Predicted 3D model of a 73-nucleotide RNA (transfer RNA) from a Halobacteriaceae archaeon.
[in-house]
RNA sequence: GGGACCGUAGGGUAGCUUGGUAUCCUUGCGGCCUUGGGUGCCGUUGACCUCGGUUCAAAUCCGAGCGGUCCCA
Numbered sequence: 001g002g003g004a005c006c007g008u009a010g011g012g013u014a015g016c017u018u019g020g021u022a023u024c025c026u027u028g029c030g031g032c033c034u035u036g037g038g039u040g041c042c043g044u045u046g047a048c049c050u051c052g053g054u055u056c057a058a059a060u061c062c063g064a065g066c067g068g069u070c071c072c073a
Base pairs, nucleotide, nucleotide: 001072002071003070004069005068006067007066010026011025012024020056028044029043030042031041032040049065050064051063052062053061
């Protein structure tokens, strides 16, 4: 220098192909249970890498950028 893939709660992950309420697990917080803790059960908080474009509507489509992994040179 060229190419491929990826970026979503504190951590992990689905959803993207087919645009329309963002899923689940865990952590955190609260409650029940316990002498207390743990386990278990119930409830709850919290996220789409950035900017722009298309659209009634963008995590999803398009462009540019940033970051990561890998391949070629």
Its mean pLDDT, the model's own confidence on a scale to 100, is 80. The RNAcentral record of the sequence draws on ENA. Rfam family: tRNA. Its family is annotated with triplet codon-amino acid adaptor activity in the Gene Ontology. Rfam describes the family as follows. Transfer RNA (tRNA) molecules are approximately 80 nucleotides in length. Rfam classes the family as a transfer RNA.